Annotation: This is a predicted structure of a 354-nucleotide part of an RNA (small-subunit ribosomal RNA, central domain) from Osmunda japonica. Rfam family: Bacterial small subunit ribosomal RNA. Gene Ontology terms of the family: ribosome and structural constituent of ribosome. Its mean pLDDT, the model's own confidence on a scale to 100, is 83. The source organism's lineage runs through Eukaryota, Euphyllophyta, Osmundales, Osmundaceae and Osmunda.
Context: one part of a larger RNA
RNA sequence: UUAGGCGUAAAGCGUCUUACGGUGGCUUCUUAAGUCUGCUGUCAAAUCCCAGGGCUCAACCCUGGACAGGCGGUGGAAACUAUCGAGCUGGAGUACGGUAGGGGCAGAGGGAAUUUCCGGUGGAGUGGUGAAAUGCGUAGAGAUCGGAAAGAACACCAAUGGCGAAGGCACUCUGCUGGGCCGACACUGACACUGAGAGACGAAAGCUAGGGGAGCGAAUGGGAUUAGAUACCCCAGUAGUCCUAGCCGUAAACGAUGGAUACUAAGCGCUGUGCGUAUCGACCCGUGCAGUGCUGUAGCUAACGCGUUAAGUAUCCCGCAGACCUGAGGAAUACGUUCGCAAGAAUGAAACUC
Numbered sequence: 001u002u003a004g005g006c007g008u009a010a011a012g013c014g015u016c017u018u019a020c021g022g023u024g025g026c027u028u029c030u031u032a033a034g035u036c037u038g039c040u041g042u043c044a045a046a047u048c049c050c051a052g053g054g055c056u057c058a059a060c061c062c063u064g065g066a067c068a069g070g071c072g073g074u075g076g077a078a079a080c081u082a083u084c085g086a087g088c089u090g091g092a093g094u095a096c097g098g099u100a101g102g103g104g105c106a107g108a109g110g111g112a113a114u115u116u117c118c119g120g121u122g123g124a125g126u127g128g129u130g131a132a133a134u135g136c137g138u139a140g141a142g143a144u145c146g147g148a149a150a151g152a153a154c155a156c157c158a159a160u161g162g163c164g165a166a167g168g169c170a171c172u173c174u175g176c177u178g179g180g181c182c183g184a185c186a187c188u189g190a191c192a193c194u195g196a197g198a199g200a201c202g203a204a205a206g207c208u209a210g211g212g213g214a215g216c217g218a219a220u221g222g223g224a225u226u227a228g229a230u231a232c233c234c235c236a237g238u239a240g241u242c243c244u245a246g247c248c249g250u251a252a253a254c255g256a257u258g259g260a261u262a263c264u265a266a267g268c269g270c271u272g273u274g275c276g277u278a279u280c281g282a283c284c285c286g287u288g289c290a291g292u293g294c295u296g297u298a299g300c301u302a303a304c305g306c307g308u309u310a311a312g313u314a315u316c317c318c319g320c321a322g323a324c325c326u327g328a329g330g331a332a333u334a335c336g337u338u339c340g341c342a343a344g345a346a347u348g349a350a351a352c353u354c
Base pairs, nucleotide, nucleotide: 005320006319007304008303012318014201015200016199017198018197021194022193023192025088026087027086028085031082033081034080035077036076037075038074039073040072041071042070043069049065050064051063052062053061054060091191092188093187094186096183097182098181099180103177104176105175106174107173108172109171110154114150115149116148117147118146119145120144121143125136126135162169163168206247207246208245209244210243211242215241216240220236221235222234223233258317259316260315261314262313263312266295267294268293269292270291271290272289273288274287275286276285299306300305327354328353329352336347337346338345339344
């Protein structure tokens, strides 16, 4: 290469956008590049295959003949792919009317709790644990009442619920702004799908600079436990956690399941939005589309399980792993290269061992 694979055995890039490329709806026409076909040239001889013949047979040798196939020339066919032209509306998009939402950014406001400070009452403990101790406290703690300040997070509502490409997003209000869904069918008329490379975004931790610092809390100190205890438990507590600007680019970044399209039993919910029926109206009942769940038929699967949100049946495109001798480790490694302030990230072997 090819064939078979990628939920859990090795294997889906963390996610999205996009240039090249690959693939691509319906009708008609043109051309004839691919495709099919007739004729023809050539592909030395020998070899291989077939027929006949010669060495006593055979190997070997001689004569004749191809099949199949490659390349070229020439004549034809026009279904399919491609191409030229014209058209269509179902895919896709635009406009219109609605609509739900923790989607994003910025600003403003709020209450509960916590800690600290100030003042009052009060007077011996408090705190913590399996039990204790370190700690705090007569310089008045803890408790309780009043006041002030600060930072961080937003109870209930809350849900198997909503939104977002993913990471993720929740107190309330305001401004700006992205996307979705539904309905009517007005417009464009295949404008589509995927996407090596590239670009953008990307939890937490970490880094740089400047702020901030209530609570929590790596490191660290102390008290316990223990044979020891560089731990689990307790008392403190620095970085950090928060904000602004920049970097890092990784996660069990998970549905361990790439994206798109079509088809293939049902039943029961929930969310959004239409229609019918009903009604004064809202319910109730039936039904369409989009999403989100549970059970489950066929089918699939090694099994578990999946099952119209497929892991079923098919097509297109990308990514990835392994095989035949190459399984596990070595190895999230080394060397080199690129990126980074660094930490490190990406790419990625071999010797050797079993």